[in-house]
RNA sequence: GGGAUUGUAGUUCAGCGGUUAGAGCACCGGCCUGUCAAGCCGGAAGUCGCGGGUUCGAAUCCCGUCAAUCUCG
Numbered sequence: 001g002g003g004a005u006u007g008u009a010g011u012u013c014a015g016c017g018g019u020u021a022g023a024g025c026a027c028c029g030g031c032c033u034g035u036c037a038a039g040c041c042g043g044a045a046g047u048c049g050c051g052g053g054u055u056c057g058a059a060u061c062c063c064g065u066c067a068a069u070c071u072c073g
Stems, first nucleotide, its partner, number of pairs: 001072007010025004018056001027043005049065005
């Protein structure tokens, strides 16, 4: 340098072009308990890597770009 895959919450990951982008763990509050853990209930946390394009509508399709991993030379 060429090719492939991946990029979504603190983290691990879901997410048919169409309702408000969700789940586990972690975090915060409450309930429970003599206390902790476990369990139950609730909450906060996202400019969907970045910039454009297509579309009535894009996390999703297209182009460019950045990063990580693998691969070819």
Predicted 3D model of a 73-nucleotide RNA (transfer RNA) from Symbiochloris handae. The coordinates come from a structure-prediction model, not an experiment, and the mean pLDDT is 81. The sequence is in RNAcentral, with records from ENA. Its Rfam family is "tRNA". Rfam classes the family as a transfer RNA.